[in-house]
Large-subunit ribosomal RNA, domain IV from a Candidatus Anstonellales archaeon, 325 nucleotides, folded computationally. RNAcentral holds the full RNA, with entries from ENA. Model confidence (mean pLDDT): 86 of 100. Its Rfam family is "Archaeal large subunit ribosomal RNA". On this family, see Yusupov et al., Science 2001: "Crystal structure of the ribosome at 5.5 A resolution".

Context: one part of a larger RNA
RNA sequence: CUCUCGUAAGGGAACUUGGCAAAUUAGUGGCGUAACUUCGGGAUAAGCCAUGCCUGCGGUUCUCUAAAAAGGAACUGCAGGUCUCAGUGACAAGGGGAGACCGACUGUUUACCAAAAACACAGGUCAUCGCUGAGCCGAAAGGCUGAGUACAAUGGCCGAUGCCUGCUCACUACUGGUACGUCAAACUCCGGUCCAACGGAGCGAAGCGCCAGCAAAGAGCGGGGGUAACUCUGACCCUCUUAAGGUAGCGUAAUACCUCGCCGCUUAAUUGGUGGCUUGCAUGAAGGGCAUAACGAGUCUCCCACUGUCCCUACGAGGGACCUG
Numbered sequence: 001c002u003c004u005c006g007u008a009a010g011g012g013a014a015c016u017u018g019g020c021a022a023a024u025u026a027g028u029g030g031c032g033u034a035a036c037u038u039c040g041g042g043a044u045a046a047g048c049c050a051u052g053c054c055u056g057c058g059g060u061u062c063u064c065u066a067a068a069a070a071g072g073a074a075c076u077g078c079a080g081g082u083c084u085c086a087g088u089g090a091c092a093a094g095g096g097g098a099g100a101c102c103g104a105c106u107g108u109u110u111a112c113c114a115a116a117a118a119c120a121c122a123g124g125u126c127a128u129c130g131c132u133g134a135g136c137c138g139a140a141a142g143g144c145u146g147a148g149u150a151c152a153a154u155g156g157c158c159g160a161u162g163c164c165u166g167c168u169c170a171c172u173a174c175u176g177g178u179a180c181g182u183c184a185a186a187c188u189c190c191g192g193u194c195c196a197a198c199g200g201a202g203c204g205a206a207g208c209g210c211c212a213g214c215a216a217a218g219a220g221c222g223g224g225g226g227u228a229a230c231u232c233u234g235a236c237c238c239u240c241u242u243a244a245g246g247u248a249g250c251g252u253a254a255u256a257c258c259u260c261g262c263c264g265c266u267u268a269a270u271u272g273g274u275g276g277c278u279u280g281c282a283u284g285a286a287g288g289g290c291a292u293a294a295c296g297a298g299u300c301u302c303c304c305a306c307u308g309u310c311c312c313u314a315c316g317a318g319g320g321a322c323c324u325g
Stems, first nucleotide, its partner, number of pairs: 001320008010311002014309001019306001027051005036041001038160001052082012083087001095304007102296002107119002123158006135144003161291004166221003171218002174213004180209003187202005222240005249283001250280001261277006
C1' cells in the first nucleotide's frame, strides 16, 4: 500500500449523480395510534413505559386422591426487597414519517451485466365457430384443442375497482346487398373453300364497379379576419375548407421545443420537488382518458432519528503484498 473487520472527541449529509456504504431501530408485555379507505385495511402506524435476581401472598387449569388437604407442573396477578452505567445485559432481532409518478394487487422475466413502469393477471370488449365446426400440427393417414359442445372453444386488443369512453365510413380492411355494367375457360350458335386453326355473337361464376353497414377494425379529428363604453379577452359574426374538424378529462407532464415558462410553498441560497395557471413545438379517451385505498428489493423530492459519507483523519485486529528459509 491492499483486502476484511473494529473504535473514534466535536460537528452531523457539509460527502455524493444519489445517505451508495455504514449506523440507528429490533424480542416480549402493557398503554396508545393520524390522514385516507374499496370499511377488509392503513397498523408492529407514530409515540411512551416495562423487562434481571431474591422473598412473601394470591388466582386459573392439570396431576395426585373415592373426595379433599398437602405436594408437584404450566399459565397468570399483587406486594416488598436487592445489585450494576446498563436486566430481550451475549446471540438473535423492523429505522420511521410526509408528498408525487408508474403499475391495481400475489405472481413472471433477459440461466451468466437489466426484476422494472416490461410480461402475466382477475375483469372489459371485439371477431370466428352448431361440431364432419373455428384455430393449430402433418405430404398423408392421423393428431391437439377435447373423449370438451356456445355459461364452450379459438384469436385480437385493453388490463382490479370507480366515473367514463366524444366526432368522422372520404381512404384501407371486413360484412351484407345488388334491377344494372364489366367479366375466364367450358358450352351453344354463326362465319371460316371440306375439316381445322382461327374470328364473331350468345350465355355468364367469383371478383371488381355500384349501394349500404361497420372505428373496444387500420386510421383521422383545420385555417384566416372582425367584434363588448379604459385596456385585455372574445360569448358573437364573416369567410375558406373537410369524411369529420379534438368532446369530457388531464396538462410545462415518464408527453412542452422555446424552458431554468409565470405565480405560491419548500431552502440562507433550488436548472430540484410540490400546488396552481396553461395559447398542449407535438395531450386526450380500450395503441384507453381521468381518479384511486392497499401493495412494490420500482422512480423522484422533503423531514426526524442515526451515523467516519464528509470536515479530517487517527488508532487497533487479522489476511495479502514484502523479506528470509